[in-house]
RNA sequence: GAGUUAUAAAGAAAGGUUCAGGGAUUAGACCCGUUGAGACCUUGGCAACCCUGCAACUGCAGAAGGUGCCUCAUUCUACCACGCUUUUGUGGACAGAUAACGA
Repeated sequence: GAGUUAUAAAGAAAGGUUCAGGGAUUAGACCCGUUGAGACCUUGGCAACCCUGCAACUGCAGAAGGUGCCUCAUUCUACCACGCUUUUGUGGACAGAUAACGA
């Protein structure tokens, strides 16, 4: 580090340090934030992709290890299709995220 595949329903927070911005990116809307958001650290936890055991591709159980995650929330819209009819609904795509693989 292009790319491939899979997933996003649910779940799980306290303390410390720092700080005025933050919610990936562009635009708009919306939301969070000095009653401390965001970031980092410690501890704890959630989940079960890799993993471990049984079984044997699919199932069941687990959590030592590698990641990930712990407000609403992948916040919504943008592109396409359908419905409705004049601003909304549903589905999909794209993009981004995570994991495994990876020239």
Molecule: SAM riboswitch aptamer (S box leader)
Organism: Nonlabens ponticola